Background:
Predicted 3D model of a 78-nucleotide RNA (c-di-GMP-I riboswitch aptamer) from an uncultured Planctomycetaceae bacterium. Rfam family: c-di-GMP-I riboswitch aptamer. Rfam links the family to the GO term cyclic-di-GMP binding. The family is grouped with related families in Rfam's "c-di-GMP_I riboswitch clan". The prediction has a mean pLDDT of 89.
RNA sequence: CUUCGACAAAGGCAAACCCGUCGCGAGGCGGGGACGCAAAGCCAUGGGUCUCUCCCGAGAGAUCGCCAGGCUACCGAA
Numbered sequence: 001c002u003u004c005g006a007c008a009a010a011g012g013c014a015a016a017c018c019c020g021u022c023g024c025g026a027g028g029c030g031g032g033g034a035c036g037c038a039a040a041g042c043c044a045u046g047g048g049u050c051u052c053u054c055c056c057g058a059g060a061g062a063u064c065g066c067c068a069g070g071c072u073a074c075c076g077a078a
Stems, first nucleotide, its partner, number of pairs: 004076002012037002017032006035065001041071003045068003048063006
């Protein structure tokens, strides 16, 4: 340095649900709350799923905690 992931250490994030708020909507944001996560950090690039519009051909959006891929990263047992 790369790979790897422990009955290690320090920590981190935060599902469902509830409240508030934004949005036509999927859903996002803030607070509470923890199902879990070794990238549950970031990217919508390719698939998948979901929403809206429509000239039914498609277009516009959402989801990275659906999969794949890319970029970055704490620690250091085997």